[in-house]
C1' cells in the first nucleotide's frame, strides 16, 4: 500500500429506504420493619462531513478509527 467487514443508549445485540427496538445497567413507584428478590412505569444511542431520495441508521463519496486477509 491493495482488498474484505465493522462502528447504533452507559454495556451489549437488532433495525439492510418510511415511529430506532431487546437484554443489562440506570432512576421513579408498588411490595418489604430493611435491604435483596419480583412487578409496573421513565429517561437514555445511529463515528464524522457531504450527496441522492418525499423520506437515509439502511443507498453512493470523501475521513477518522478498529478487525481480517494479501504483497
Nucleotide at each position: 500500500u491493495c482488498g474484505g467487514g465493522g462502528a447504533u443508549c452507559g454495556u451489549u445485540c437488532a433495525a439492510g429506504g418510511g415511529u430506532a427496538g431487546g437484554a443489562c445497567a440506570g432512576c421513579a413507584g408498588a411490595c418489604u420493619c430493611u435491604g435483596g428478590a419480583u412487578c409496573u412505569g421513565c429517561g437514555a444511542a445511529u463515528c464524522g462531513a457531504g450527496g441522492u431520495u418525499c423520506g437515509a441508521a439502511u443507498c453512493c463519496u470523501c475521513g477518522u478509527c478498529c478487525c481480517c486477509g494479501a504483497g

Predicted 3D model of a 71-nucleotide RNA (transfer RNA) from a Deltaproteobacteria bacterium. The prediction has a mean pLDDT of 81.